[in-house]
RNA sequence: UGGUGUCAGGCAGUCGCCCGUUGAUCCGUCAACGGGAGGAAAGUCCGAGCACGGUAGGACAUGGUGGUGGGUAAUCCCCACCGGCCCGUGGCUGCGGGUCAGGGACAGUGCCACAGAAAAUAAACCGCCAUUCCCACGAAGGUUUUCCGAGAGGAUUUCCGAGUGGGUUCGGUAAGGGUGCAAAGGUGCGGUAAGAGCGCACCGCUCAAUCGGUGACGAUUGAGGCAGGGCAAACCCCACCUCGUGCAAGCGCAAGCAGCUUCCGCUUCGGUUUACCGAGGUUCCCGUGGUCCGCGGGUGUGAAGCGGGUCGCGUGCUAGACCCAAGUGGCAACACUUGGGCGAGAGAAAUGGCUGCCAAACUAGGCAACUAGUUCCAGAACUCGGCUUACGACACCAAUGC
Numbered sequence: 001u002g003g004u005g006u007c008a009g010g011c012a013g014u015c016g017c018c019c020g021u022u023g024a025u026c027c028g029u030c031a032a033c034g035g036g037a038g039g040a041a042a043g044u045c046c047g048a049g050c051a052c053g054g055u056a057g058g059a060c061a062u063g064g065u066g067g068u069g070g071g072u073a074a075u076c077c078c079c080a081c082c083g084g085c086c087c088g089u090g091g092c093u094g095c096g097g098g099u100c101a102g103g104g105a106c107a108g109u110g111c112c113a114c115a116g117a118a119a120a121u122a123a124a125c126c127g128c129c130a131u132u133c134c135c136a137c138g139a140a141g142g143u144u145u146u147c148c149g150a151g152a153g154g155a156u157u158u159c160c161g162a163g164u165g166g167g168u169u170c171g172g173u174a175a176g177g178g179u180g181c182a183a184a185g186g187u188g189c190g191g192u193a194a195g196a197g198c199g200c201a202c203c204g205c206u207c208a209a210u211c212g213g214u215g216a217c218g219a220u221u222g223a224g225g226c227a228g229g230g231c232a233a234a235c236c237c238c239a240c241c242u243c244g245u246g247c248a249a250g251c252g253c254a255a256g257c258a259g260c261u262u263c264c265g266c267u268u269c270g271g272u273u274u275a276c277c278g279a280g281g282u283u284c285c286c287g288u289g290g291u292c293c294g295c296g297g298g299u300g301u302g303a304a305g306c307g308g309g310u311c312g313c314g315u316g317c318u319a320g321a322c323c324c325a326a327g328u329g330g331c332a333a334c335a336c337u338u339g340g341g342c343g344a345g346a347g348a349a350a351u352g353g354c355u356g357c358c359a360a361a362c363u364a365g366g367c368a369a370c371u372a373g374u375u376c377c378a379g380a381a382c383u384c385g386g387c388u389u390a391c392g393a394c395a396c397c398a399a400u401g402c
Stems, first nucleotide, its partner, number of pairs: 001398007009358007017036008038377001042388002045386005050246004057293004063241004067081005082102001083100007103237002108235002110231003125177002127173003133167005141160002146155003185203006204226001205224008250315004259306005264300001265282007284298005322341008360375006
């Protein structure tokens, strides 16, 4: 640092509560027995059970997830494995631990401040070279002036001269240096005027084949000088999933009140005494979480708006994808089988207060017996499975440091 497990109290007395069972009852209640808040009840970040919505049907949109395989009712969860990055290890192509928001950057759009020459259709600040030109030196050899010498030759002087050094034009360069999070794959050798995959070897990258694996992927072999980045926790693309609202959902009983205004088109056919009834059409009106299609309704128990009444009681509400033990299968998560168990159900909110004794752990004192002190976070509200956060003590496992 990461993870796992256990506990987070027990007994007695006394007073006071809630639920259930049994009994009694003067129907007001009383008695006995049994039970009564968590590991997170928190957060409301997810998933579901359940309920409702005359359309809840179809498509899109919206929203979500993102390595592979498995588990589960399901999930953004759990398990195993693969890969990247980081740490350790001298048994180092391995092993152990940690971490990852881990599909796609040649489908497209967009962003990368400042610095820097240049930030992706990207380039020359310093520098290196330099065939042009300038300056200096300048071997051998040639050439010129003067002197010496009979001559050979010697000395001296002018110019040419291969080349060397310095500077530099046209131009070459992206190796070296600089700026930056990031700058035309890396190391080495050769080559070049100087350089560059320019060439070669190894590594990296791309493609193919073979082998192993359910798969992600891995190994081997071969071919190819191969490409100027990053960001998708930017829009986006790809794959998969997704109806909505929610226990203040719903169901029932009781009680009580108050209504008012506006809208409902056109048209065809049939029945028929006016009137009315039935069926259909339509580019009309209304409803269906968003849009479209579809569907339903359109003088009625209709729609919309304003206003009034009711915030009472019961139910939902606790026997479950439940808990414990053993066995079997599986690396594991987990599944199956057998046996056993029933562990709050409040309703503005009960599960508590006081006293005494004891237990466990820790700290201090003490030779010891023992004495004193301390012991966290924090209260169910339909239920369950996760994640995250808060938290005292003890034990264990793994990695690392001393």

Notes: Bacterial RNase P class A from a Phycisphaerales bacterium, 402 nucleotides, folded computationally. The sequence was found by an Rfam model in a public genome assembly. Rfam family: Bacterial RNase P class A. It is annotated as a ribozyme. Gene Ontology terms of the family: ribonuclease P activity, dimeric ribonuclease P complex and tRNA processing. Of the family's consensus pairs, 99% are formed in the model. Its mean pLDDT, the model's own confidence on a scale to 100, is 77. Lineage of the source: Bacteria > Pseudomonadati > Planctomycetota > Phycisphaerae > Phycisphaerales.